Predicted 3D model of an 82-nucleotide RNA (transfer RNA) from Brevundimonas bacteroides DSM 4726. Model confidence (mean pLDDT): 80 of 100. Taxonomically the source falls in Brevundimonas bacteroides (Bacteria, Alphaproteobacteria, Caulobacterales, Caulobacteraceae). It matches the Rfam family "tRNA". Rfam's curators write: Transfer RNA (tRNA) molecules are approximately 80 nucleotides in length.
[in-house]
RNA sequence: GCCCCUUUGGCGAAAUUGGUAGACGCAGGGGACUCAAAAUCCCCCGCCGCAAGGCGUCCCGGUUCGAGUCCGGGAGGGGGCA
Numbered sequence: 001g002c003c004c005c006u007u008u009g010g011c012g013a014a015a016u017u018g019g020u021a022g023a024c025g026c027a028g029g030g031g032a033c034u035c036a037a038a039a040u041c042c043c044c045c046g047c048c049g050c051a052a053g054g055c056g057u058c059c060c061g062g063u064u065c066g067a068g069u070c071c072g073g074g075a076g077g078g079g080g081c082a
Base pairs, nucleotide, nucleotide: 001081002080003079004078005077006076007075010026011025012024019065028044029043030042031041032040046055047054048053058074059073060072061071062070
C1' cells in the first nucleotide's frame, strides 16, 4: 500500500425482510422470605432535564414516509496479502 471482518447500555448479546432500539443474561439498586444469611421470588435499572419533554446503535453526510440495518467518507479493533 491492497483486501476482508468487526463496532448496539457498565459487560455479554438480540433486533432474520428497512417499520416501537435496547429483548434476554450478567453486574447494580430496592423489596419479600429468614433469628440472620445463602438460595429463591417480585420490582427497578441508557443519557440530559425539577418537570413537560428531548437525546441516544463509533463519527460525519446521503437515500427513504421511515435507517442499528442500505449508500459514500472517516475513526478504533482484529485478520490476510505484498